Model confidence (mean pLDDT): 88 of 100. A computed fold for an 88-nucleotide RNA from an Elusimicrobiota bacterium, annotated as c-di-GMP-I riboswitch aptamer.

């Protein structure tokens, strides 16, 4: 240094769930809380992929349906970028 990833050591992250804000919603931010996670740190202006439909389009005799991302997920898959610790 590359791979690898321990019943090791020091940290670090926090699914659902409740509460409070913000969003039209997905969804995000705080706060409780832990399902897990060696990148569960970062990149939606890398690709796939997956939600949501405000706004705009279309059908319909009414409150309807149905199509779109300019919104969002990086804790859904690859990719790129950084980066903690070493036992076999």
């Nucleotide at each position: 240094u590359u791979g690898c990833g321990a019943u090791a050591a020091a940290g670090g992250u926090a699914a659902a769930u409740c509460c409070g804000c913000c969003a039209a919603a997905a969804g995000g931010c705080g706060g409780a809380g832990a399902c897990a996670c060696a990148a569960a740190g970062c990149u939606g202006c890398c690709g796939g992929g997956g939600c949501u439909a405000a706004g705009g389009g279309a059908a319909g005799u009414u409150u309807u349906u149905c199509c779109u991302a300019u919104g969002c997920c990086g804790g859904c898959c690859g990719g790129g970028c950084u980066g903690c610790c070493g036992g076999a």
The model forms 95% of the base pairs in the Rfam consensus.